[in-house]
RNA sequence: UCUUCGGGGUCAGUGAAAAUCUGAGCCGGCGGUAAAGCCCGCGACCCGAAUCAAGUGUCCUAGAUGCUUUUUUCGGUGGAUUUGGUGAAAUUCCAGAGCCGACGGUUAAAGUCCGGAUGGGAGAAGA
Numbered sequence: 001u002c003u004u005c006g007g008g009g010u011c012a013g014u015g016a017a018a019a020u021c022u023g024a025g026c027c028g029g030c031g032g033u034a035a036a037g038c039c040c041g042c043g044a045c046c047c048g049a050a051u052c053a054a055g056u057g058u059c060c061u062a063g064a065u066g067c068u069u070u071u072u073u074c075g076g077u078g079g080a081u082u083u084g085g086u087g088a089a090a091u092u093c094c095a096g097a098g099c100c101g102a103c104g105g106u107u108a109a110a111g112u113c114c115g116g117a118u119g120g121g122a123g124a125a126g127a
Base pairs, nucleotide, nucleotide: 001127002126003125004124005123010024011023012022013021025112026111027101028100029042030041031040032039037099038098046076047075048074049073050072053069054068055067056066057065058064059063081097082096083095084094085093103115104114105113
C1' cells in the first nucleotide's frame, strides 16, 4: 500500500391499538489483562468547534455574512457487580444472586420491530 472479514436477540397475556405495557424468555462489537456486556481503554450513537466543497439567501454590489447538506480534524457527552470457591495470578474461570443497554419512527412507552445502514467502525486475517 492492497484485498477480505468485521453485532446478537421473542413468545404469551391484556387491549380498539403493544414484537414498545405486563409475565416469562433471549442477546452481548474491538483491544488489554487468568478467558470480561458490568475492570482499563477504544468504536458505534449524540452534541459542539474549526475546516473543504456544493446549493441557496441577505446587505449600501464590496467584500462580507446567514442557512442546509457534505469532507476532514479536534474536543465533549456516554450504561451496568457483587458473594463464595479454586489458583501464583481471576470484579475475567466455576457456583449463586444481581444489574445495564444510542438516536429517529410507531394506532401504545422498544437492548430485541422498522429506519439512517448495501453506511461507518474499533480492529482481525492475508498478500